[in-house]
């Protein structure tokens, strides 16, 4: 150089005018303080995914407190984390020459259940075919042994050679692949080695078993102020009742409790942004992450602010033209200038965070692998 | 902002891993009439919402986008 691999970081810049919402200061309004409104100034104002709302957690209500069943998650192993379905490390099996990537990856030897169509048979059986045996003159008819061939099918009785045998078969042997059990490393998945019989079909994103974990709801979650209205409205259970979206029992707790119809409001404040927060260093770990020590404040809106125009610049892409220089018989492309036009992704906080998935012009940095080609 | 639900032919809607995916209306086509309608025989309806995975097999099971829809305030 070209093709790739893994990670990290950026995601339009200045300036100027005219707006937006948060805070703070002054002034104005007030007899005088607080708020509030106005207006002056200062200072701050979205994202890597704010998104989907698929997980796990903080907070906060349900007066509380144990037992059990059901129901939901997870799902190789070890470790991080508040926590997790995330994250690091490792094993196995797959994929790529490689760098490197990917896996819902317990358990079919606990039990049920499916496994269509073909096929004799889909888990316990002989269709065809081989072989013995008996009958019969004979094709052939019966019994019997054979999973070595054949045909089906997604899947057929371990596999391939030898020996054996009436044919045959792990019936036996050599190597492979499955299980077991015994030694050794490994905390562990697990590797290794080494005896054994001789085979054990697949499906748990089918029931289910085996382990860890698991009570609801959710800031329209709640706690205050203010304002307004019509509750003798209907039903249902009531000490055998109710304790907030599963049921059941015990123990505490309350005396009513829940559904329907109707009436008024559509206002305030606070939960709200200081946090498992950020950024730097240094120690421990092979990493996730942990501790220590300095430093930093970085939106808080309520129909919902965070923009709008211009001018320069940067990047793309299209058209146009003009000069040099090299070539040439000419012309065209491409490459650098100028000048014009367009365009600059995805997408917008709403109680807070830690992850996931999904989407996204275009750039930029770093480490590694194959090839070629020069020195 | 939360919480939950649907998506199958033009419409409404069926569908217990194994079918060429149905059924009713609509539609087109013949019969029939002068013409239509109705009525009578017949016929196509389709990427099961889009990708990906389990699985011999997937509209059904699972994860993942997408599009549409319901519901929840407060006071007495």
């Nucleotide at each position: 150089c070209a093709a790739g691999u893994a990670a990290a970081c950026c995601g339009g810049g200045u300036g100027a005018c005219c707006g937006c919402u948060g805070u703070g200061a002054u002034a104005g309004c007030c007899u005088g303080c607080u708020g509030a409104c106005u207006a002056u100034u200062a200072u701050a104002g979205a994202g890597g995914a704010a998104a989907g709302u698929c997980c796990g957690a903080g907070c906060u209500c349900c007066a509380c407190c144990g037992g059990g069943u059901a129901g939901g998650a997870u799902g190789c192993u070890g470790g991080g984390u508040a926590a997790c379905a995330c994250c690091c490390a490792g094993g196995a099996g797959g994929g790529g020459c490689a760098a490197c990537c990917c896996u819902a990856c317990g358990g079919a030897a606990a039990g049920u259940g499916c496994c269509a169509c073909a096929g004799a048979a889909a888990c316990a059986u002989a269709c065809c075919g081989g072989u013995c045996c008996g009958c019969c003159a004979a094709u052939g008819c019966g019994g019997g042994c054979u999973a070595a061939g054949g045909g089906u099918g997604a899947a057929a009785u371990g596999g391939c050679g030898a020996g054996g045998u009436a044919a045959g078969a792990g019936c036996u042997c050599a190597c492979c692949a499955g299980c077991g059990g015994c030694u050794g490393g490994g905390u562990g998945a697990c590797c290794a080695g080494u005896c054994g019989g001789c085979u054990a079909g697949g499906c748990a994103a089918a029931c289910c078993c085996c382990a860890u974990c698991u009570g609801g709801a959710g800031c329209a979650a709640g706690a205050c102020c203010a304002a307004a209205u019509a509750g003798a409205g209907g039903g249902a259970c009531a000490a055998a009742g109710g304790g907030a979206c599963a049921c059941c029992c015990g123990g505490c707790c309350c005396a009513g409790u829940c559904c329907c119809c109707g009436g008024g409001u559509u206002g305030g404040u606070c939960g709200c942004u200081u946090g498992a927060c950020c950024c730097u260093g240094a120690u421990g770990g092979u990493a996730a992450c942990a501790u220590c020590a300095g430093g930093g404040c970085u939106a808080g809106a309520u129909a919902g602010a965070u923009g709008g125009u211009c001018a320069c610049c940067a990047c793309u892409c299209c058209g146009a033209u003009u000069u040099a220089c090299u070539c040439u018989a000419u012309c065209u492309a491409c490459c650098a200038g100028u000048c014009g036009g367009a365009g600059u992704a995805c997408a917008g906080a709403a109680c807070u965070c830690g992850g996931c998935u999904u989407a996204c012009a275009g750039g930029u940095u770093u480490a590694c692998u194959u090839g070629a080609c020069c020195u | 902002g939360c919480g939950c639900c649907u998506a199958u032919a033009g419409c409404u809607c069926a569908g217990c891993g194994g079918a060429u995916a149905g059924a009713g209306c609509a539609u087109c086509g013949g019969u029939c009439u002068u013409c239509g309608g109705a009525a009578c025989c017949g016929a196509g309806u389709g990427u099961c919402g889009g990708g990906g995975g389990u699985u011999c097999g997937a509209a059904u099971c699972c994860c993942u986008c997408u599009a549409g829809g319901c519901g929840c305030g407060c006071c007495a």
Predicted 3D model of RNase P RNA and transfer RNA as a complex of 451 nucleotides. Rfam match: Bacterial RNase P class A. Rfam describes the family as follows. Ribonuclease P (RNase P) is a ubiquitous endoribonuclease, found in archaea, bacteria and eukarya as well as chloroplasts and mitochondria.